[in-house]
Molecule: Bacterial RNase P class A
Organism: Phycisphaerales bacterium
RNA sequence: GUGAACAGGCGGCCGCCGUCGCCUGAGGGCCCUUGGUCUUCAUGUGAUGGAGGAAAGUCCGGACACGACAGGACACGGUGGUGGGUAACGCCCACCGACUCGCGUUGAGUUAGGGAAAGUGCCACAGAAAAUAUACCGCCUACUUCGGUGGGUAAGGGUGAAAAGGUGCGGUAAGAGCGCACCGCUUGGCUGGUGACAGUCGAGGCAUGGCAAACCACACCGCGUGCAAACGCAAGCAGUUCUCGCAGGACACUUCGGUGUUCUGGCCCGUGUCCGCGGGAUGAGAACGGGUCGCGUGCUCGAGGCGCUCGGCAACGAGUGCUCUAGAUGAAUGGUCGCCGCCCAGCCAAGCCAUCAGUGAUCGCGAGGCAGGGAACAGGAUCCGGCUUAUGUUCACAUAC
Numbered sequence: 001g002u003g004a005a006c007a008g009g010c011g012g013c014c015g016c017c018g019u020c021g022c023c024u025g026a027g028g029g030c031c032c033u034u035g036g037u038c039u040u041c042a043u044g045u046g047a048u049g050g051a052g053g054a055a056a057g058u059c060c061g062g063a064c065a066c067g068a069c070a071g072g073a074c075a076c077g078g079u080g081g082u083g084g085g086u087a088a089c090g091c092c093c094a095c096c097g098a099c100u101c102g103c104g105u106u107g108a109g110u111u112a113g114g115g116a117a118a119g120u121g122c123c124a125c126a127g128a129a130a131a132u133a134u135a136c137c138g139c140c141u142a143c144u145u146c147g148g149u150g151g152g153u154a155a156g157g158g159u160g161a162a163a164a165g166g167u168g169c170g171g172u173a174a175g176a177g178c179g180c181a182c183c184g185c186u187u188g189g190c191u192g193g194u195g196a197c198a199g200u201c202g203a204g205g206c207a208u209g210g211c212a213a214a215c216c217a218c219a220c221c222g223c224g225u226g227c228a229a230a231c232g233c234a235a236g237c238a239g240u241u242c243u244c245g246c247a248g249g250a251c252a253c254u255u256c257g258g259u260g261u262u263c264u265g266g267c268c269c270g271u272g273u274c275c276g277c278g279g280g281a282u283g284a285g286a287a288c289g290g291g292u293c294g295c296g297u298g299c300u301c302g303a304g305g306c307g308c309u310c311g312g313c314a315a316c317g318a319g320u321g322c323u324c325u326a327g328a329u330g331a332a333u334g335g336u337c338g339c340c341g342c343c344c345a346g347c348c349a350a351g352c353c354a355u356c357a358g359u360g361a362u363c364g365c366g367a368g369g370c371a372g373g374g375a376a377c378a379g380g381a382u383c384c385g386g387c388u389u390a391u392g393u394u395c396a397c398a399u400a401c
Stems, first nucleotide, its partner, number of pairs: 001397006008340007016050007024042008052377001056388002059386005064226004069276001071275004076222005081095005096113001097111005115216001119215002121211003136157002138153006165183006184206001185204008230297004239288006246265008267280004304323008342374003346370003351365002354362003
């Protein structure tokens, strides 16, 4: 550093919450009515159950509930090697690549790992020059008034995180993929693999570096709000103002003023925008104000847990058997005593081992005994699958000193 297991155990007394039963008492319903039965509550009593590996964070994914559809597109947001698992996921498993460490064996760790040949953008300072590049020093060469001027060069040096493929040989005036070999890169075939990829054989002197944890392009995913959801009972109050009810066509009726039905468009709601679809005056929406902070359901049987068998490298799946493990509501599970266990140091100590010496001494280990101290992070509230963070003890593996 990575991973795994556990999270003290047993018992007594007193106390708290849930469930079930019993005695007694009270209320209510029903009946076959001097009584029986059901149910609610209260006192008492008995049995039994009662927090975590993270309950934390509220970071992902859902189940469930309601919103009149949960339809399409865009915006916005998220994920990003390949294959598999899963209800699903940004999670898990296996494999591939790259990098780092180690190793002579094949291990461990990290990985924000798809696209740079669609486009745009950035690479400070230093440096000659930072992607259609360039000559400061240097090298070669011609001339020279010996100060320098002109031409060639990008192999050597300098600056830098990075300097236009790397190493070597040849070639050249000096150089340069200028040429060659190997490596790198691009690309074609073959073989293996589900695939990402790997191996191998050819072709090409070769597009010009990095950054997408820059914008972006590509693929896939995403309706909204959330148990303070929602449903019911009881109780209580107080409403006021504003917007929308429009326009046109058709049909029917008509007291000829109009009314009703229906269609199209408009306005409003259902979603951030648009389309479709649905609804709208006994309706929808907006602002201000008042009442209710009571009780119950939801509320714990689940994508549940454990064992065995089979399939699979594994995650996991199938079959089968067993099992029910909080449900509080200002919010329960605590206090105390004793014994044992774990950690720390002290005293005594049977015995063992080594050394010296000759029957003792010293160092170390030490069954057992005595007494003392210590024990981490930390408490549910609709539930489940994950991730992340905090933390004590023990074990395993890898690395460094």